[in-house]
This is a predicted structure of a 77-nucleotide RNA (transfer RNA) from a Clostridia bacterium.
The RNAcentral record of the sequence draws on ENA.
NCBI's taxonomy places the organism under Bacteria, Bacillati, Bacillota, Clostridia.
Rfam family: tRNA. It is annotated as a transfer RNA.

């Protein structure tokens, strides 16, 4: 310098022939249980899918550029 892959909620992920309200499990908060607490069990809150721009009626999904993070190869004059 080149090539691939990943980046979705505090943590770990799904969701990829574009389709309509973006999900799950752990956490965290409320309640219900209990003498208290733990377990269960209910419910809730929390993201616009690393930034941007673009294409499309419709983008987490496709293009483009950029940032971080791995891997691999290339130079080392």
């Nucleotide at each position: 310098c080149c090539g691939c892959c990943c980046g979705u909620a505090g943590c770990a992920c799904a969701g990829u022939u574009g389709g309509a309200u973006a999900g799950u499990g752990c956490g965290u908060c409320a309640g219900a249980c209990u003498c208290c607490g733990a377990u269960u069990c209910u419910g809730a809150a929390g993201g616009c899918c690393g930034g941007g721009g673009g294409u499309u009626c419709g983008a987490a999904u496709c293009c483009c550029u950029u940032c971080g993070g791995g891997c691999g190869g290339g130079c080392c004059a």